[in-house]
RNA sequence: UGUGAAAAAGGCAUACCCGUCGCGAGGCGGGGACGCAAAGCCACUGGUCUCCGUGCGGGAGACAGCAGGGUUGCCACAU
Numbered sequence: 001u002g003u004g005a006a007a008a009a010g011g012c013a014u015a016c017c018c019g020u021c022g023c024g025a026g027g028c029g030g031g032g033a034c035g036c037a038a039a040g041c042c043a044c045u046g047g048u049c050u051c052c053g054u055g056c057g058g059g060a061g062a063c064a065g066c067a068g069g070g071u072u073g074c075c076a077c078a079u
Stems, first nucleotide, its partner, number of pairs: 001078004011036002016031006034065001040071003044068003047063006053056001
């Protein structure tokens, strides 16, 4: 520097359940593992979803485990 086929120290944690916050989408904590090589972080682009009402080229939000992009990093392999 490239790659993520195989492996994997260490790591994350779907559905569901409990508690809690939120009108809600959902967030957080605990249990739990469907999966993940960025399932770390950032709403910049597209997308999906929620709430509001003055219904529009509208406003305010949610999702980073929908995709792209940006950014940081572990392990392995190759050079």
The prediction has a mean pLDDT of 81. c-di-GMP-I-GGC riboswitch aptamer from a Steroidobacteraceae bacterium, 79 nucleotides, folded computationally. The source organism's lineage runs through Bacteria, Pseudomonadati, Pseudomonadota, Gammaproteobacteria and Steroidobacteraceae.